Model confidence (mean pLDDT): 77 of 100. Predicted 3D model of a 175-nucleotide RNA (Lysine riboswitch aptamer) from a Clostridia bacterium. Of the family's consensus pairs, 100% are formed in the model.
[in-house]
RNA sequence: CCACGAGAUAGAGGUGGGCCAAACAAGAGUAAGCAAGAUGAGGUAUGAGAGAUAUCGUAGAGUCUUGUUGAAAGGGAAUGGCCCCGAAGGGUGAAUGAACUCUUAAAUUCACACCUGGUUUCCAGAUUAAGAGUCUGGCGACUGUCACCAAUUUUGGUGGAGAGCUAUCGUUUUG
Numbered sequence: 001c002c003a004c005g006a007g008a009u010a011g012a013g014g015u016g017g018g019c020c021a022a023a024c025a026a027g028a029g030u031a032a033g034c035a036a037g038a039u040g041a042g043g044u045a046u047g048a049g050a051g052a053u054a055u056c057g058u059a060g061a062g063u064c065u066u067g068u069u070g071a072a073a074g075g076g077a078a079u080g081g082c083c084c085c086g087a088a089g090g091g092u093g094a095a096u097g098a099a100c101u102c103u104u105a106a107a108u109u110c111a112c113a114c115c116u117g118g119u120u121u122c123c124a125g126a127u128u129a130a131g132a133g134u135c136u137g138g139c140g141a142c143u144g145u146c147a148c149c150a151a152u153u154u155u156g157g158u159g160g161a162g163a164g165c166u167a168u169c170g171u172u173u174u175g
Base pairs, nucleotide, nucleotide: 002175003174007169008168009167010166011165014085016084017083018082019081020080021079024076032069033068034067035066036065037064038063039062042056043055044054045053047104048103049102050101051100088116089115090114091112092111093110094109095108096107117143118142119141120140122138123137124136125135126134127133145160146159147158148157149156150155
């Protein structure tokens, strides 16, 4: 001095990602209350199932019909704010998992280094009240990045993945 490797700082992709609040729409003329009628033995304490215990119920449980009154939660969201660019989302495993016990769903936390660069139409599945949204998968389209090839203002083709890419610092590892 050059190169490789580990590291630090700052950035880029764009209908970019996540979190919080929220007008509003939908939930829904639903649940539930009251009145009348019919039926007639179960109901409640638990998101679901089973058991146990307690309690209500033929002085009518619960269900159905008619009339009348009539919500809410979760989810979505114009808009605003905050944190950011493995932002973040999945997968697998473990723990917790309301109540007295057991099993289990949602959800939360932890681990791994397993999948995905990002956005999106359509199709299928899951969730949901839902043709909304979210998640997973598939065929495509667009787009960013690097490598190689070709052409050489421009650009095109093939392939890879974010533990990546760009810029700067730096020399502690190796040559």